A computed fold for a 71-nucleotide RNA from Thermomonospora catenispora, annotated as transfer RNA. Rfam family: tRNA. From the family's description: Transfer RNA (tRNA) molecules are approximately 80 nucleotides in length. By type it is a transfer RNA.
RNA sequence: GGCGCGUUGGUCUAGUGGCAGGACACCACGUUCUCACCGUGGGGGCACGAGUUCGAUUCUCGUACGCGCUG
Numbered sequence: 001g002g003c004g005c006g007u008u009g010g011u012c013u014a015g016u017g018g019c020a021g022g023a024c025a026c027c028a029c030g031u032u033c034u035c036a037c038c039g040u041g042g043g044g045g046c047a048c049g050a051g052u053u054c055g056a057u058u059c060u061c062g063u064a065c066g067c068g069c070u071g
Base pairs, nucleotide, nucleotide: 001070002069003068004067005066006065007064010024011023012022013021018054026042027041028040029039030038047063048062049061050060051059
């Protein structure tokens, strides 16, 4: 350099065109003499840019990063 695969909250993970979901973590409240556990609620995410489409996390192209194979 070429080819393939991957990138979703702080972490892990589901989602193959129609409101982005779950677990842990975090915060608040309840509970407790206190802490922990537990219960209820809350905030936080589709790597970036462009295209296709009425509509894109999803399809296409490019860029970045990671992994693998290879000249």